[in-house]
C1' cells in the first nucleotide's frame, strides 16, 4: 500500500456439540480484512459470573468478584508481493 501478481482468512444468521455464561469447536455462508497470521493473571481494555462474599422478608431478586472468555478493540512479535 497499487486500476499489480500469486494467493490467504472468513463476520453475521442457521444447525449440531461443549460450557453456568461469556464464548469456543464443526458444517453452511461471506460482512469484511495488507497481517482478520501468532501471542491472554506477567502491557492496556472489554465481556461473562458457576463457586464465593454482602444486601434482602426465610423469598423473588440485587451488588461485588476471574486464575473463565475476547487477538475481527488497542498493543507486542513475525510474514507474502514490490508500482508510486
Nucleotide at each position: 500500500g497499487a486500476a499489480a501478481a500469486a494467493g490467504g482468512c472468513a463476520a453475521a444468521c442457521c444447525u449440531c456439540c461443549g460450557g453456568a455464561a461469556a464464548c469456543g469447536g464443526a458444517g453452511c455462508g461471506a460482512c469484511g480484512c495488507a497481517a482478520a497470521g501468532c501471542u491472554a493473571u506477567a502491557g492496556g481494555g472489554u465481556c461473562u459470573a458457576c463457586c464465593g462474599c454482602c444486601c434482602g422478608c426465610u423469598g423473588a431478586g440485587g451488588g461485588c468478584c476471574a486464575u473463565g472468555a475476547c487477538a475481527g478493540c488497542c498493543a507486542g512479535c513475525u510474514g507474502c508481493c514490490g508500482a508510486a